The RNA shown here (transfer RNA) has 76 nucleotides and comes from a bacterium. The same sequence occurs in records of 2 taxa. The coordinates come from a structure-prediction model, not an experiment, and the mean pLDDT is 82. It matches the Rfam family "tRNA". By type it is a transfer RNA. The family has 954 seed sequences and 5,335,975 matches in Rfam 15.1.
RNA sequence: GGGCGAUUAGCUCAGGCGGUAGAGCGCAUGCCUCACAUGCAUGAGGUCAGAGGUUCAAGUCCUCUAUCGCCCACCA
Numbered sequence: 001g002g003g004c005g006a007u008u009a010g011c012u013c014a015g016g017c018g019g020u021a022g023a024g025c026g027c028a029u030g031c032c033u034c035a036c037a038u039g040c041a042u043g044a045g046g047u048c049a050g051a052g053g054u055u056c057a058a059g060u061c062c063u064c065u066a067u068c069g070c071c072c073a074c075c076a
Base pairs, nucleotide, nucleotide: 001072002071003070004069005068006067007066010025011024012023013022019056027043028042029041030040031039049065050064051063052062053061
């Protein structure tokens, strides 16, 4: 320098052919317990990496950028 993949809740990850975002774990509160853990119930938590474009509508499509990973090439 070239190619490919990933980026979504605190963490690990889903999210069909565009229709307005979820799970598990974790966290908070309540119940339970002498207390803790387990269990049960409820709840909070997201500018979907950033910017722009297309569209009535974008996590999803297009372009650029950033970070990370893999492969190839070059130099030494």